[in-house]
Context: one part of a larger RNA
RNA sequence: AUCUAGUUAAGGGAAUUCGGCAAAUUAGCCCCGUGCCUUCGGUAUAAGGGGUCCCUGCUCUUGUUUCUGUAUAGAAGCGAAAGCAGGGUGCAAUGACAAGGGAUGUCUGACUGUUUAACAAAAACGUAGCCUUCUGCUAAGCUGUGAAGCUGUGUAUAGAAGGUGACGUCUGCCCAGUGCGCGUACUUUAAACUCUCUUCCAAGAGAGCUAAGAGCGCGUAAACGGCGGGAGUAACUAUAACUCUCUUAAGGUAGCGAAAUGCCUUGCCGUUUGAAUGACGGCCUGCAUGAGUGGCGUAACAAGAUGUCCGCUGUCCCCAACUAGAAUCCUCUGAACACUCUUUCCUGGUGCAAAGGCCAGGGAUUUCCAGUGGGAAGCAAAGACCCCGUGAAACUUUACUGUAGCCUGUCAUUGCAAUGCGAGUUUUAUUGUAUAGCGUAAGUAGGAGUCGUUAUGUCUUGGUCGCAAGAUCAAGAAUAGACGCCAAUGUAACACUACUCUUUAGAACUUGUGUUGCUAACUUAGCAAUAAGGACAGUAGCAGGUGGACAGUUUGGCUGGGGUGGCACCCUGCUGAAAAGAUAUCAGUAGGGCCCAAAGGUUGGCUCAAGUGGGUCAGAAAUCCACUGUGGAGUGCAAGGGCAAAAGCCAGCCUGAUUGGAUUUCUAACAAGAAGAAAUCCAAAAACGAAAGUUUGGCCUAGCGAACCUCUGUGUCCUCCUUAAUGGGGGUCAGAGAUAACCGAAAAGUUACUCCGGGGAUAACAGAGUGGUCGCGCCCGAGAGCUCAAAUCGACGGCGCGGUUUGCUACAUCGAUGUCGGCUCUUCCUAUCCUGGGCGUGCACAAGCGCCCAAGGGUGAAGGUGUUCACUUAUUAAAAGGGAUCGUGAGCUGGGUUCAGAACGCUGUGAGGCAGUUUGUUUGAUAUCUACUGGAAAUGUUGGAUGUCUGAAAGGAAAGAAGCCAUAGUACGAGAGGAACUGGCUUCUGAGGCCUCUGGUUUACCGGAUAUCUGACAAGGUAAAUCCGGGCAACUACGCCUUAUGAGGAUAAGAGCUGAAAGCAUCUAAGCUCGAAGCCUCCCUUGAAAAGAGACAUCCUAGAACACAGAUAGAAGAUCUGUUUGAUGGGAGUGGUGUGUAAGCACCAAGGCAACGAGGUGUUCAGCACGCACUUUCCAACAGUUCGU
Repeated sequence: AUCUAGUUAAGGGAAUUCGGCAAAUUAGCCCCGUGCCUUCGGUAUAAGGGGUCCCUGCUCUUGUUUCUGUAUAGAAGCGAAAGCAGGGUGCAAUGACAAGGGAUGUCUGACUGUUUAACAAAAACGUAGCCUUCUGCUAAGCUGUGAAGCUGUGUAUAGAAGGUGACGUCUGCCCAGUGCGCGUACUUUAAACUCUCUUCCAAGAGAGCUAAGAGCGCGUAAACGGCGGGAGUAACUAUAACUCUCUUAAGGUAGCGAAAUGCCUUGCCGUUUGAAUGACGGCCUGCAUGAGUGGCGUAACAAGAUGUCCGCUGUCCCCAACUAGAAUCCUCUGAACACUCUUUCCUGGUGCAAAGGCCAGGGAUUUCCAGUGGGAAGCAAAGACCCCGUGAAACUUUACUGUAGCCUGUCAUUGCAAUGCGAGUUUUAUUGUAUAGCGUAAGUAGGAGUCGUUAUGUCUUGGUCGCAAGAUCAAGAAUAGACGCCAAUGUAACACUACUCUUUAGAACUUGUGUUGCUAACUUAGCAAUAAGGACAGUAGCAGGUGGACAGUUUGGCUGGGGUGGCACCCUGCUGAAAAGAUAUCAGUAGGGCCCAAAGGUUGGCUCAAGUGGGUCAGAAAUCCACUGUGGAGUGCAAGGGCAAAAGCCAGCCUGAUUGGAUUUCUAACAAGAAGAAAUCCAAAAACGAAAGUUUGGCCUAGCGAACCUCUGUGUCCUCCUUAAUGGGGGUCAGAGAUAACCGAAAAGUUACUCCGGGGAUAACAGAGUGGUCGCGCCCGAGAGCUCAAAUCGACGGCGCGGUUUGCUACAUCGAUGUCGGCUCUUCCUAUCCUGGGCGUGCACAAGCGCCCAAGGGUGAAGGUGUUCACUUAUUAAAAGGGAUCGUGAGCUGGGUUCAGAACGCUGUGAGGCAGUUUGUUUGAUAUCUACUGGAAAUGUUGGAUGUCUGAAAGGAAAGAAGCCAUAGUACGAGAGGAACUGGCUUCUGAGGCCUCUGGUUUACCGGAUAUCUGACAAGGUAAAUCCGGGCAACUACGCCUUAUGAGGAUAAGAGCUGAAAGCAUCUAAGCUCGAAGCCUCCCUUGAAAAGAGACAUCCUAGAACACAGAUAGAAGAUCUGUUUGAUGGGAGUGGUGUGUAAGCACCAAGGCAACGAGGUGUUCAGCACGCACUUUCCAACAGUUCGU
């Protein structure tokens, strides 16, 4: 020097910057005063003013002690507070310390509060209030395997869960989807149970019955959530109250709105500003606002976000000075990081494409010290971005597979009854009508008698059945006979008995189910007695449903990074494909994932498309005739190849589109399995044909598919179990069912909360290559330019250059090369913006336009925006464009982008996501080498010294520009206007130096003031200089001085002379002259280490260094002065300068009875101080040492 902490700054006052970040301002107490708004509480210390110290006196209140004959009083004393008046000092009286800057718009959240210990304090969380849901107590909810526990020793004004978030005003429409709740005749539905079939048994199959759930119906949005499109229309236009139409579960209501939400977008208008991507107020065209996922307002509040104004300031213009510490220097002690090697330069080139180490050229004597941070793609951390891994973890869900839990059924624990409704068995009764027949004949068998006073028959009443005729039962009355056989009818003949079927009824037993009761299991309470509940609940087993609450996993590949998209198997053609064959790409281009019982086989026959001629309706084309007709048609379908007595078209008969076996080819150039496709042969049995023969699907080349599993078929087949026989299972053979990711896992997402292993095999930045795009130029010259291509502009086209845009590639870097913009600082290029010199002009002048030369210098300040860019304002000679790892983060910043928090819109069921928005968010380090800026030491330079030079070389911009005046109102011009050469003055920018002036600082100094301490005065200490007022030297800029005219040489573009080649012409070929801020000198600075190491003068015991006193010097070294023959430093004196009149004493002083008394005046331009100057040997520079020819 620099850094850290602090102090002060003239003029300006936010111009700085993402942003007033930081700093400054304000400040305590008392009095006055205080707006909008308001939930009337606030806002509010709003804002804005005044006072504040010392002394003297007075008034009033009051505490306390004592005294007083007066006692709610008075007096004396010790205090405390308030007020008033007068006097006084200073720059300044809360004199130091302490101690709010204020106002005004908007957003968000009501508020106080809480939060990511160590990058987020917030708008996030919470909150009171509001709403919904569940829960009647052995509650719901939660924890636990369980016992049990929390809630809670609480009880719906309670507890739990969720949403919203004070208050005000409101909270619209939708129940189609997903949930949730309720219902459920019917449908579906497990185990168990019942029945049937099969079976010796078992396994098995079927049917019935049936819970929850589901289907089905209803409700529910302060549940999850959602809330349209297209046309037309009004008498200017525009718009559309209106109409039409499609459509939905409903189509966004009120409110708000370029917003924390608006892409386009810096929307449009207004206000604010000189200028506004900002802010505020409006508008509404709301990509993509919107009503408790709450909408809109809102006083108060906020270390929240954002805009403006006042004050204030070193944030800035533009930096300067000072203080302390670090640093530097001396002594002692003494780490860590890092370290392949290292004898560690520059430029260009090369190279794995960015080299100290390679190549070429240049530079370079050696070493050290202090600094700066350009490079070592520096150090630190096996990149966090990106991709990959048949890696991990966490989270989500309508991924897959399960599990706890919950719901439900059944069975066990599990008992006794009643009753309703069923089922089964047994039993007792009962019922039975075709027609005919006396008539209501169930069937079969027996059968010639049976029954009867205890009433059969008859009559009456009642019940049941019923075909409406009657049958049967019960009770009563009268009565003693009634029925059958026989006859008739009929398929069948009746009395009576037995058995059986059907209908109905009753009883008993078994069983199911609903309801109810009981108590004794069991449960709860209780010490118990008992009470309450009770075969329920609970528990165990089995079964169905539900079930991200939990668990384990999956979530593919190719890929000009990945994702999105596309693709994958097979067939065909062409190009690619590089003249054999083969050959890739997410190269280009068109098809297939079938079809046909005839569209197959065979035998026989026929010839197509088109044209010409003829011919009724009839036409260009209908059917008919004739001729020509190598395929120009057709072929089931793509394309290619093929095909005419056919492979095309037609007809007959058929099924060879069959079975068994073997081989070959393609797939797959060579080696190569499966599947697939095709070809050939043998055998069998066939079809057609007279026969030869043909036929193992289709003119050929696509039309396809493992294992496991399931099914079908076949047989004197193999095997296992069982059996008397059977039967069943498995296998063999053949066929079918699909894997399109097509040689074939059973499988969804998110991660910005992330992690691990790897990759420069692979992206983002930068580099490299390329140069489509971009920028610039050239050629041609249609045309424009009144005429006229070329003053100027230049279409359609063509050719280049550059490597500043954007791409492409993926070559270097993923054991890390820090990423936008700004600030700072430097250098280069020219395709020149200004300044300089020229040429042309559609150049009169002026102002321009175009081009040529030229890179010396310059190229500025503001507004909004993170911006680069772009836009704007006022200036200016001009406000040019670019490069340097999109120069520059071991230099700064950190606004943007790009971690973790949070919000809005959109999106997703969700976890989450968004080149959408918004707010917030840790920027490491002691410099080894090189480089650079400075400072030293040593050696060399051929004997050594001292001094003075030369100047190779290097650096410089040391200057650059403008304005005004004169020339001149001249030249020019009709006028309007209006130059130049040349001369002078001034200014701005830059550069160098200085401190006389001005300004700043001035922790030497002087003075004043506060608090406190030294008992008081005086004199001092402390308050990080305590604060305030001044201030010399010194250092400085805001101050002052200088930076002249210019000259010479060689040139550029250009202008010429002479002059041929080419008898002319020609600035050129030979020769010659001019010509620019540019080049080289002249000018300034460094510079004998310039290895070609220089020159001159003097000296040769010459000289130098250390040491000592020091400063015109200085980080250390160095440099310079002095050393007694001396003013080098100190001291003293004088001068000058600064401050501002000391102490002491005297007098005055408002007052006061006095004591006292702030302060004033005089002594006193005093006192004090001095890094300055001069004088002065008072003190100290003494004493010495070493080197040296």
The part of an RNA shown here (large-subunit ribosomal RNA, half B) has 1189 nucleotides and comes from a marine sediment metagenome.
RNAcentral holds the full RNA, with entries from MGnify.
Rfam family: Bacterial large subunit ribosomal RNA.
The coordinates come from a structure-prediction model, not an experiment, and the mean pLDDT is 83.